The RNA shown here (c-di-GMP-I riboswitch aptamer) has 90 nucleotides and comes from Atribacteria bacterium SCGC AAA255-G05. The organism belongs to Atribacterota, within Bacteria. It was read from a public genome assembly, where an Rfam model found it. The coordinates come from a structure-prediction model, not an experiment, and the mean pLDDT is 80. Of the family's consensus pairs, 100% are formed in the model. Rfam family: c-di-GMP-I riboswitch aptamer. From the family's description: GEMM was predicted in a large-scale screen for bacterial structured RNA regulatory elements.
RNA sequence: AAUUGGAAAAGGUAAGCUAUUCGAAAGAAUGGUACACAAAGCUAUGGAUCUAAACCAUUAUUCGAGUGGUAAGAUUGCCAGGCAGCUAAU
Repeated sequence: AAUUGGAAAAGGUAAGCUAUUCGAAAGAAUGGUACACAAAGCUAUGGAUCUAAACCAUUAUUCGAGUGGUAAGAUUGCCAGGCAGCUAAU
C1' cells in the first nucleotide's frame, strides 16, 4: 500500500421519544436518553423518496377556499459513486 473480514480491543456516532429554536412544509440545530451501526465519517455527484411556500392549470367565487402538476427545498441511519479512517489476517 492492496484485498478480505470485524462490533474481539481502543474509541466513535446517536434511531425513536422529549424540551427549546428555525422553517410554508418536508425537515434541521442544540441539550437529555439509547434503537441500532465496520463506516450510521465527510460529500447532494447519479438514482430513489418526501414536502409544495412561490409558480402554472382547474373548480368555485363578496372576502376567502378546494384539487392537480412542479424543486431552485429536504433525506448520506434509502441505494450507489468520490474522498478519508480503527483493527485482525493474508